[in-house]
RNA sequence: ACAAUGGAGAGUUUGAUCCUGGCUCAGGAUGAACGCUAGCGGCAGGCCUAAUACAUGCAAGUCGGACGGGAUUCCAGUGUAGCUUGCUAUACUGGAUGAGAGUGGCGCACGGGUGCGUAACGCGUGAGCAACCUGCCCAUGUCAGGGGGAUAGCCCGUUGAAAGACGGAUUAAUACCGCAUAACACAUAAGUACCGCAUGGUUCUUAUGUCAAAUAUUUAUAGGACAUGGAUGGGCUCGCGUGGCAUUAGCUAGUUGGUAAGGUAACGGCUUACCAAGGCGAUGAUGCCUAGGGGCUCUGAGAGGAGUGACCCCCACACUGGUACUGAGACACGGACCAGACUCCUACGGGAGGCAGCAGUAGGGAAUAUUGGUCAAUGGGCGGGAGCCUGAACCAGCCAUGCCGCGUGCGGGAAGAAGGCCCUAUGGGUCGUAAACCGCUUUUAUACGGGAACAACCGCAUGUACGUGUACGUGCCUGAGUGUACCGUAGGAAUAAGGAUCGGCUAACUCCGUGCCAGCAGCCGCGGUAAUACGGAGGAUCCGAGCGUUAUCCGGAAUUAUUGGGUUUAAAGGGUGCGUAGGCGGCACUUUAAGUCAGGGGUGAAAUACAGCGGCUCAACCGUUGCAGUGCCCUUGAUACUGAAGUGCUUGAAUUCGGACGAAGGAGGCGGAACGGGACAAGUAGCGGUGAAAUGCAUAGAUAUGUCCCAGAACCCCGAUUGCGAAGGCAGCUUCCUAGGCCGAUAUUGACGCUGAUGCACGAAAGCGUGGGGAUCGAACAGGAUUAGAUACCCUGGUAGUCCACGCCCUAAACGAUGAUGACUCGAUGUUUGCGAUAUAUUGUAAGCGUCCAAGCGAAAGCGUUAAGUCAUCCACCUGGGGAGUACGAUCGCAAGAUUGAAACUCAAAGGAAUUGACGGGGGCCCGCACAAGCGGAGGAGCAUGUGGUUUAAUUCGAUGAUACGCGAGGAACCUUACCCGGGCUUGAAAGUUAGCGACGGUAUCAGAGACGGUACUUCCCUUCGGGGCGCGAAACUAGGUGCUGCAUGGCUGUCGUCAGCUCGUGCCGUGAGGUGUUGGGUUAAGUCCCGCAACGAGCGCAACCCCUAUGUUUAGUUGCCAGCACGUUAAGGUGGGGACUCUAAACAGACUGCCGGCGUAAGCCGCGAGGAAGGUGGGGACGACGUCAAGUCAUCAUGGCCCUUACGUCCGGGGCUACACACGUGCUACAAUGGGCGGUACAGCGGGAAGCUACCUGGCAACAGGAUGCGGAUCUCGAAAAGCCGUCCACAGUUCGGAUCGGGGCCUGCAACUCGGCCCCGUGAAGCUGGAUUCGCUAGUAAUCGCGUAUCAGCAAUGACGCGGUGAAUACGUUCCCGGGCCUUGUACACACCGCCCGUCAAGCCAUGAAAGCCGGGGGUGCCUAAAGCAUGUAACCGCAAGGAGCGUGUCAGGGCAAUACUGGUAAUUGGGGCUAAGUCGUAACAAGGUAGCCGUACCGGAAGGUGCGGCUGGAAUACCUCCUUU
Repeated sequence: ACAAUGGAGAGUUUGAUCCUGGCUCAGGAUGAACGCUAGCGGCAGGCCUAAUACAUGCAAGUCGGACGGGAUUCCAGUGUAGCUUGCUAUACUGGAUGAGAGUGGCGCACGGGUGCGUAACGCGUGAGCAACCUGCCCAUGUCAGGGGGAUAGCCCGUUGAAAGACGGAUUAAUACCGCAUAACACAUAAGUACCGCAUGGUUCUUAUGUCAAAUAUUUAUAGGACAUGGAUGGGCUCGCGUGGCAUUAGCUAGUUGGUAAGGUAACGGCUUACCAAGGCGAUGAUGCCUAGGGGCUCUGAGAGGAGUGACCCCCACACUGGUACUGAGACACGGACCAGACUCCUACGGGAGGCAGCAGUAGGGAAUAUUGGUCAAUGGGCGGGAGCCUGAACCAGCCAUGCCGCGUGCGGGAAGAAGGCCCUAUGGGUCGUAAACCGCUUUUAUACGGGAACAACCGCAUGUACGUGUACGUGCCUGAGUGUACCGUAGGAAUAAGGAUCGGCUAACUCCGUGCCAGCAGCCGCGGUAAUACGGAGGAUCCGAGCGUUAUCCGGAAUUAUUGGGUUUAAAGGGUGCGUAGGCGGCACUUUAAGUCAGGGGUGAAAUACAGCGGCUCAACCGUUGCAGUGCCCUUGAUACUGAAGUGCUUGAAUUCGGACGAAGGAGGCGGAACGGGACAAGUAGCGGUGAAAUGCAUAGAUAUGUCCCAGAACCCCGAUUGCGAAGGCAGCUUCCUAGGCCGAUAUUGACGCUGAUGCACGAAAGCGUGGGGAUCGAACAGGAUUAGAUACCCUGGUAGUCCACGCCCUAAACGAUGAUGACUCGAUGUUUGCGAUAUAUUGUAAGCGUCCAAGCGAAAGCGUUAAGUCAUCCACCUGGGGAGUACGAUCGCAAGAUUGAAACUCAAAGGAAUUGACGGGGGCCCGCACAAGCGGAGGAGCAUGUGGUUUAAUUCGAUGAUACGCGAGGAACCUUACCCGGGCUUGAAAGUUAGCGACGGUAUCAGAGACGGUACUUCCCUUCGGGGCGCGAAACUAGGUGCUGCAUGGCUGUCGUCAGCUCGUGCCGUGAGGUGUUGGGUUAAGUCCCGCAACGAGCGCAACCCCUAUGUUUAGUUGCCAGCACGUUAAGGUGGGGACUCUAAACAGACUGCCGGCGUAAGCCGCGAGGAAGGUGGGGACGACGUCAAGUCAUCAUGGCCCUUACGUCCGGGGCUACACACGUGCUACAAUGGGCGGUACAGCGGGAAGCUACCUGGCAACAGGAUGCGGAUCUCGAAAAGCCGUCCACAGUUCGGAUCGGGGCCUGCAACUCGGCCCCGUGAAGCUGGAUUCGCUAGUAAUCGCGUAUCAGCAAUGACGCGGUGAAUACGUUCCCGGGCCUUGUACACACCGCCCGUCAAGCCAUGAAAGCCGGGGGUGCCUAAAGCAUGUAACCGCAAGGAGCGUGUCAGGGCAAUACUGGUAAUUGGGGCUAAGUCGUAACAAGGUAGCCGUACCGGAAGGUGCGGCUGGAAUACCUCCUUU
């Protein structure tokens, strides 16, 4: 500069992610309907359904200036009658008027309605008619002479209920018919000139023949005839465009063409005769279904998609079907005839009718208006005109149906009122400047008043111009709407706001109620007691005289993709080739100009849309002008590209020669090993088979061994990401035949090419047919096992089959899940077959076969010159999951079945790749009393204790795999106590505040089971004198609850687990989830440390810091200690004294792989190392990461919410928690001699003690009692330690083991031992003789064993729990297995995470659907019979002078009938599968190696998933080996 004004997304698959993909939403629109609501106006719209049926009225007439006529009325005159002498009636004459009907003309073919039919030249668009018509209108030319006979009407009559019909007489015309005249008309014939795309056309000349007319009247108009031309309107033809179904593939006899004739306004099989055999069709004929088409409308960025109401154009139709007549025009909406259905009238004989005109009615329906006014305007018909007619039209009425506009007030006003709602509730927030209150305004509404435009014509009057008419002018007249629009005045905020929504999408949040109920929901989804999602309320948001809902269309949806998609794994490449049509096509030149491009012309109706301007106060609406209208046609050019025609070329393709190559194919021949069989030999008891077995074979001699023979099938090694082939597929050796690609080389042809719908051929395995063959293997089948079962996996057999020939089948995970062809785009490396170059290490090139990578692509995985990259051409295929590759139909097949291939219904997903986890009857590494090796137990007995169950008035509650069960409880006789029964209290049993009182209490007593109640006596302290402490106490405010929810919570706790993990910041990688770090190589108890590394650091954990313990030193030395000194005792640290020792309890030291050796880069590991009390975290404890289990606890406590309030609170008595057929857990004591009894004798530590521990003495057999002393404790005491040691008895027994149970007698605690305590003594003397399956603890001062202490506590059911010390072992080869855990990796359809997911039958309910004996329809074609009206045609008798008609015949034909048929619906006993549904039944098929890897095709079998055979695939895990590649 030019061009353009235009494009938004979200929710939903997952634990999360990316992608694919569907569903849904936000927008706009409507002839709408429904719900709630409603003040006004303008403009528009208003049966979408039953083209169903229609009462009533109106919607097409007009012309007397075409005609015959003339009722009626009026005026005048005459006559008659009545008579009131001027009134009435009547008759006649004249004049005026001119109804109703008729003849005739024009109109009725317009206007108005509807959308049935129609898939068609119907419509749209553009052409053509040399093949046509056109009333009224316009222009031009010419003409109009003279006759005739009828017929409506009128009159008379007949008939009929009526509609009407018929007969007679008579009559007119611009009605009808001859005659004359006539051409530039028409016809025929001949000729001429010119023209055209063909047939052909036009002009001119000549000759012959044919056809006209109408009048009216005011004499000026109107009308008439012929001809030509125009205009308008129509008719016909053609190109292109204009629905669905191919599960409709073949259709067609007037069919296609020709000749001739007829017919028409006109071409034409339009019709007929004859001749020919054509015509249409995959570029979709024919059939079926659906549908009026367009301008336009809605939507959309557009391209498109959808619609076609209102307005305009075209078409079609007018009760249904047919037919013609009239006419310029009709096969005619308000005409005719016939047939049919329906309705109405009827005197039963016959007749009448057609609202899809305007109103209106019924019906249908979710749903759509008044039986209105006017011809004032616009328009139409007739008329010379006035005028008449006009449900066209203009107006009004009804309806928020839509669009547009206006209003319901505006300003001020904080005590931020009351009230509502909410809250953390003395108070705050919000409704809210909102209200009240003050001021202002008056649109609208109401009342009153004024008041248009639309009106111009015509007509009348008048004026001017030429000629009593025309043209122009002036005045008057004409308004349905309408006293409307509009304007003014008055008063007064006065008359006027709702609807929907508030979980996300999507703007807007709280309370209450409800409790998977009631309900909501467009999608996702809410609701099971704290619901922003249900219902109500308060508040908020969005629109606003409307707001929502429903329905439909477009959009979003690039989700049918031309613009603008895809096909390895998500849906999708045909199993493979050959090849027809078609599509596409190498290089150069020439011609042409179809496509293409440019200029010009025509058309593209108006309205609509867009833009400018203008009119209603604005807008909607309307007017006007312009642009646009992407299209079609014509024309003139251009010629790069494509096409067409031609000429040439060689690089694509093919051919020729030579060469090597191969499991390429077909046919034949030959070979050895092995399996099996037969014979013989030899030989004896088993063989075979399996996880283990059995069936089976074998003493009638098997198996194993040897020799010979037979048969069939398959070809070891070579052998390999090797080779060949289009794919399927192909493997011993060899011969013949056939084919192929490749390399090298010249030459030849000259685009001969690529792809390829339909078609044809090939096509593993299984399967089928016929005939062979039959060794092996082996569906089915049989038997044996396994198992809960086992129609399987395993075993023994075994038929079809496996093999051959011929013929079918035609499908596979027929896979590289990747169509064919051509071109282009870095490299590395291996290999096969050729041909070269060489320095014989190597290397180039062509064609293959592989691996890894750049760029690029991809959702990612991955692909990557063998593309899934970048392009081109052609073919095939996909469009959510399921239903379903099913049903029906068709084709093929002997069958099995294959191919083609839906719908109803149903879901909101189904899916791909990758990520993090979890899991695996996956793998690797590692750890743990995990196993193993050991020791001792449990499980059997009795008892104790806890639990379940049962019982009960109550047996209070909680804990329930591990992680409940001697647990809460570290102490249930009452109390505790929460439970049950009974008796009481109600501001309460307890605490706080406030009047008042002064006691509380104690003693005695009464009733009572007690709580509680009554009576009598007695009785305060401090003080600053105000009062305070303490107690009672009416009333009030407060209470109380071991009631519920541990799934509303805090806190605390268990467990994984003292396992070594869990994370973050920054950086980097990945679209992302996420990864890296944290993985790897080592090492460790340890994510402990080292090394490496796109990571570098850090945090919580580990470890260390803390405590106890093991050694020492120092300090200190009582209550502890006592070596030496002294005293002293029967003895004794008893005493003086001592600090040496032990000990006590404080500080410190000590251990760090520090040293040595070996190994190792290091970290570190190893050593009967050294040293040391202790050696590799010395032993033990405290300490528990991120998190998991909605783990446990509302009954420790705290606490939200809910619930109870003369009780679910509280007090008391009694009972229960202690029950007892049973079952389980945890323990104790035992079963004995490593023991038991008795006697003697020795050595601890932790601890406790005043309502206590108690020495000592006395009594008692003892429990214990009575005295007594010490000690708040290194002093006194519990206190005896026990096992041990010494001695003695017991000899294997239900015992001198064991002690349960029971009887008796006592002791103690306590108000109280009955339910229900402990202890002592005497007696009694049960089970039990080492414990099934199974299971638990423990790795050293541990297990085992022995005793001691403490808490709780009046006492004790303690054998429990927590501690303490004494004695004091065994074993660990090792990590295969069980369990648990950690790290890495792998698979996954799991993520509530394997206690996962999930398949099929069966049973039940519901839904849609297939089949089905049949039954009932629908539209259509065919054949035959019949046939109205009409038309065509023939025709002697009848009519007519004639023209012609009647009648009859023939043809055609709506309709009707009969017959069989194909198609298509509905319904149906019964039947088949399918889908959905709550927690049904049976199994466990799939997902992990899913426990037999799975899947595909096929065959057989089985309740079911499924199993097995054969072949195939990897979309199989793991392991080992080989080869290759990459990195160090």